Source information
This is a predicted structure of a 522-nucleotide part of an RNA (small-subunit ribosomal RNA, 5' domain) from Cladosiphon okamuranus. It matches the Rfam family "Bacterial small subunit ribosomal RNA". Its family is annotated with structural constituent of ribosome and ribosome in the Gene Ontology. The coordinates come from a structure-prediction model, not an experiment, and the mean pLDDT is 84.
Context: one part of a larger RNA
RNA sequence: GGAUGAACGCUAGCGGGAGGCUUAAUACAUGCAAGUCGAGCGAGAAGGUUUUCUUCGGAAGACUGGACAGCGGCGCACGGGUGAGUAACGCGUACGCAAUCUACCUCAUAGAGGGGAAUAGCCCCGGGAAACUGGGAUUAAUGCCCCAUGGCAUUAUGAAGUGGCAUCACUUUAUAAUUAAAGAUCCGUCGCUAUGAGAUGAGCGUGCGUGCUAUUAGCUAGUUGGUAAGGUAACGGCUUACCAAGGCUACGAUAGCUAGGGGGCGUGAGAGCGUGACCCCCCACACGGGUACUGAGACACGGACCCGACUCCUACGGGAGGCAGCAGUAAGGAAUAUUGGACAAUGGGCGAAAGCCUGAUCCAGCCAUCCCGCGUGGAGGAUGACUGCCCUACGGGUUGUAAACUCCUUUUAUAUGAGAAGAAACGCCUGGAUUUAUCCGGGCCUGACGGUAUCUUAUGAAUAAGCACCGGCUAACUCCGUGCCAGCAGCCGCGGUAAUACGGAGGGUGCAAGCGUUAUCC
Numbered sequence: 001g002g003a004u005g006a007a008c009g010c011u012a013g014c015g016g017g018a019g020g021c022u023u024a025a026u027a028c029a030u031g032c033a034a035g036u037c038g039a040g041c042g043a044g045a046a047g048g049u050u051u052u053c054u055u056c057g058g059a060a061g062a063c064u065g066g067a068c069a070g071c072g073g074c075g076c077a078c079g080g081g082u083g084a085g086u087a088a089c090g091c092g093u094a095c096g097c098a099a100u101c102u103a104c105c106u107c108a109u110a111g112a113g114g115g116g117a118a119u120a121g122c123c124c125c126g127g128g129a130a131a132c133u134g135g136g137a138u139u140a141a142u143g144c145c146c147c148a149u150g151g152c153a154u155u156a157u158g159a160a161g162u163g164g165c166a167u168c169a170c171u172u173u174a175u176a177a178u179u180a181a182a183g184a185u186c187c188g189u190c191g192c193u194a195u196g197a198g199a200u201g202a203g204c205g206u207g208c209g210u211g212c213u214a215u216u217a218g219c220u221a222g223u224u225g226g227u228a229a230g231g232u233a234a235c236g237g238c239u240u241a242c243c244a245a246g247g248c249u250a251c252g253a254u255a256g257c258u259a260g261g262g263g264g265c266g267u268g269a270g271a272g273c274g275u276g277a278c279c280c281c282c283c284a285c286a287c288g289g290g291u292a293c294u295g296a297g298a299c300a301c302g303g304a305c306c307c308g309a310c311u312c313c314u315a316c317g318g319g320a321g322g323c324a325g326c327a328g329u330a331a332g333g334a335a336u337a338u339u340g341g342a343c344a345a346u347g348g349g350c351g352a353a354a355g356c357c358u359g360a361u362c363c364a365g366c367c368a369u370c371c372c373g374c375g376u377g378g379a380g381g382a383u384g385a386c387u388g389c390c391c392u393a394c395g396g397g398u399u400g401u402a403a404a405c406u407c408c409u410u411u412u413a414u415a416u417g418a419g420a421a422g423a424a425a426c427g428c429c430u431g432g433a434u435u436u437a438u439c440c441g442g443g444c445c446u447g448a449c450g451g452u453a454u455c456u457u458a459u460g461a462a463u464a465a466g467c468a469c470c471g472g473c474u475a476a477c478u479c480c481g482u483g484c485c486a487g488c489a490g491c492c493g494c495g496g497u498a499a500u501a502c503g504g505a506g507g508g509u510g511c512a513a514g515c516g517u518u519a520u521c522c
C1' cells in the first nucleotide's frame, strides 16, 4: 500500500447493487416451512330447493350439495439449514465396472381372460385423566390373494458362430421349469402388465494429488490370503466355518494434534503465501448413541423403535417433545436484522384440468457493513471593507473572494399531477393447417413489489460536513498553558521554564458521508 462476513470512537444528506451469529452442533415460548388426487374406492355432515304430514315446535321423503375423517396412489430421499465429525477413495482429477441398480420421462414390441377372501370407514358394546386403544357385526377399490395365458424375461442343461480382458461377453437356436396385469372416463383419452433400448440419477473399484508432529518406531487375529456357504442391485473378510501365516512400515506404518474438500477469494510483476463468508459442485450431520422398516431411491432434519441426557403434561396409572428450515426468544459475545407481503414471476409436489400446497423463490423492512454514483451550489464581487479570533518588529499580517452585494441554476428537497416494463403462457372465446393427436394465429383474463421506478409543473440557495493529522519517516507552524509533572508514542523518541512531539487556540495538510483506531492476511 492492498484486503475484510469485521468491531469500537466521533460524525452523518440521498440513491443503486450486494452482504448481515465468524462466539454456544447452547436451550428453545409461539406461528408458519409437504402436501395433493372425488377422472382409484366405499360412505356422506351442515346448508339449499321442493312434496307430504303437522300437536305449527317440527317430522318424513325426493333432488342438490359437497365438509371433516377413512382405504388407496404419487410425493414426503427434492427443495431449505449447518460444518459437529472426518487426514479418508472424503474431496479433486483421470480411468474402469465382462461385478451393478434406476420411480417419474421418451421410443419400440407384446398383452390385460376368469374367480375369491378380507379390512379401514360407518354401526353396536367397552377401557383410559389424557395420549390412545380393545371386542362384535357389516362393506368397497387402481388395496390383497388364487387360477389361466405365456415370450425377446429368469434359471438349468446343450449346440453353432463372433469377439475379448483371466473369470468370460455377445448373437442365433433346442429342451425343461418358473413368474403378469386395473381400471377410470366428460368417450377425447389417462392409466395397468411384461420385456428391450435411451435419458437421468445413483452405487462400486483404481492411478495420481490432497495438513502438522519422529520429543509418536514399530502396528495388526477377520488381522493377510485360500476353500465353501450366506448376504447384497453388485465385486469383496462384507459375514460365518475350516485351512495356511501372513499383511503394513523410514518412499514414515501406528499414535497424537488440527481440519469438511474443491471451483474459487485476498495479495503479489510472477513464483508463491494466506484463506475456503456470499454463489456453484461434492461430502457429512439433524438433541447424544444405536437399529432396522417402507420404498425405485433412506438406514430418512419437520418418519418408526430402543438406550441416554434434558424439558413439559398428569387424575401418579401413564404420556408428549426435538428450530444446524423462516421469523422470533434467552444465553454467550466486541458483534450480526422483521414473530413482514405474495405465490404476480421462476422452479418444485400432486392432479386430465381448474386448481391446491410451497418461509424454495420473488419482494419489502432494519443496519454507512462493503462497493459504486450524486449532492451540500455556480459566476461575478477588494476599499484586499468593518468587527471578532490569532500573530506581530505595533508599521502591519492572516482568516480572505471568504462575507456582504449582483446575476444564474434547481441535481437533490418539498408540493402537484401522470404513471410503467417485468405477462407470456395455462385457461376461456375464436380462425386456420392436419387423418386424429398436435401445431400456428387473433382477442380476453392474471402484478406481491407499488401509486414503486420514471416523467411533468411549481417554489426557493433553499434541506445537507465531518474526521484524522501537522518532530523525522510523512503532505502540513505559530502562540499560550504545563514544567521528567500531566501526558504522547507505529519506530526513532518528546516533556526537568522559551516544547513546531504533552493540553488548548489560530492557521495549515489529507481524506470526505465518511474519517480514524483495533484485529487478521499478503
Base pairs, nucleotide, nucleotide: 001522002521003520004519006518007517008516009515010514013374014373015372016371017370018369019367020366021332026330027329028328030327031326032325035074036073037072040071041070047064048063049062050061051060052059053058081285082284083283090210091209092208093207094206095205096204097203100202101201105198106197107196108195109194110193111192113147114146115145116144123136124135125134126133127132153178154177155176156175157174158173159172160171161170162169163168183190184189211257212256213255218248219247220246223245224244225243226242227241228240229239230238260282261281262280263279264275265274266273267272287308288307289306290305291304310321311320312319313318338364340363341362342361346360347358348357349356350355377408378407379406380405388399390397391396413459414458415457417455418454422449427444428443429442430441431440432439433438466511467510468509469508470507471492472491473490477506478505479504480503481502487494488493